About this RNA
Predicted 3D model of an 87-nucleotide RNA (c-di-GMP-I riboswitch aptamer) from Neobacillus soli NBRC 102451. The coordinates come from a structure-prediction model, not an experiment, and the mean pLDDT is 87. The sequence was found by an Rfam model in a public genome assembly. Taxonomically the source falls in Neobacillus soli (Bacteria, Bacilli, Bacillaceae, Neobacillus).
This record gives sequence, C1' cells and structure tokens, in this order.
RNA sequence: CGUACGAAAGGGCAAAACCAUUGAAAGAUGGCGGCGCAAAACUAAAGGGGCUAAGGUUUUCAAAAGCUAUGCCAGCCAGUUACCGAA
Repeated sequence: CGUACGAAAGGGCAAAACCAUUGAAAGAUGGCGGCGCAAAACUAAAGGGGCUAAGGUUUUCAAAAGCUAUGCCAGCCAGUUACCGAA
C1' cells in the first nucleotide's frame, strides 16, 4: 500500500411512534425522536425482490373484485465508490 476484517477515537446517518406539508395510494419532505447502521453513502433508464393501483383493462345492471407501473422502496439482496486502523 492492497484485500479481507471491525477493536478504539473523532465524528456521521437516523427506524417506529407523533406533528406539519405533499400524494389517488405506496411513499416523499421538514420537525421531534433514536430502533438500529462500518457503507443506513450513490445506483430503481435496463440483475433479482418488495409496496401501491390514480389511469387503463377484464368480469359485472350496479356496487365491488381481479390484472396492470408509466408511481415508489437503496434501512431486502445486489452493483459502484468511500473514512479510521487495534487484533
């Protein structure tokens, strides 16, 4: 120095719940909070997986239900890059 790994130090991020805004929803953003995280950083316009179903579509007299991503999730796996340095 590199790869693997995760002790310490300095610092970093921030789950659920609650409040506000936004959205059809999933979700997102801000506040509060702190469950956890050594990649909880980035990639969803092309690996897999998951959530939602406005619109569309199928059944239907209707209500309702099914299917569908062009909407999302990176704190599911994966890919890419990266701080520190004990064993």